FMN riboswitch aptamer (RFN element) from a Spirochaetales bacterium, 139 nucleotides, folded computationally.
Taxonomically the source falls in Spirochaetales (Bacteria, Pseudomonadati, Spirochaetota, Spirochaetia).

RNA sequence: UAAAAUUUUCAGGGUCGGGUGAGUCUUUUUGACAAAUCCCAACUGGUGGUUACAGUCCACGACUCCGUAAAAAACUUUUACGGACUGAUCUGGUGAAAUUCCAGAACCAACGGUAUAGUCCGGAUGGAAGAAAAUGACA
Numbered sequence: 001u002a003a004a005a006u007u008u009u010c011a012g013g014g015u016c017g018g019g020u021g022a023g024u025c026u027u028u029u030u031g032a033c034a035a036a037u038c039c040c041a042a043c044u045g046g047u048g049g050u051u052a053c054a055g056u057c058c059a060c061g062a063c064u065c066c067g068u069a070a071a072a073a074a075c076u077u078u079u080a081c082g083g084a085c086u087g088a089u090c091u092g093g094u095g096a097a098a099u100u101c102c103a104g105a106a107c108c109a110a111c112g113g114u115a116u117a118g119u120c121c122g123g124a125u126g127g128a129a130g131a132a133a134a135u136g137a138c139a
């Protein structure tokens, strides 16, 4: 100073806020209670890359769908490989360099359930981009 390979561990965050309200109870026309995903407000941001730090740039993963093969099983499920699909940003400033920083104003967020869900519950004690460590490693 160092590879292939093998193994292990890790690998997604966020509202017990306010309003309205189907309806329920009481009473006899008022009062009380009341399921938010709706309205207002609040909050969150996987992985690698990019002259400089990114939810919105580039790429990847996840979700969903399809095909092929194998296995179990009995017609669906699982695994492997391949394919499809795959959301959203501008302006000004600084600078050698930033759609990444600072200032301002915006926007986006799979499927199933339920009162219409990025934040609740579920598939998921799952899978995975990838990260780290150990062995390799002696000479």
Stems, first nucleotide, its partner, number of pairs: 005135006015041001017040003023033003042119002044109002046060004055107002064084009089105005111122003

It matches the Rfam family "FMN riboswitch aptamer (RFN element)". From the family's description: The RFN element is a highly conserved domain that is found frequently in the 5'-untranslated regions of prokaryotic mRNAs that encode for flavin mononucleotide (FMN) biosynthesis and transport proteins. The prediction has a mean pLDDT of 80.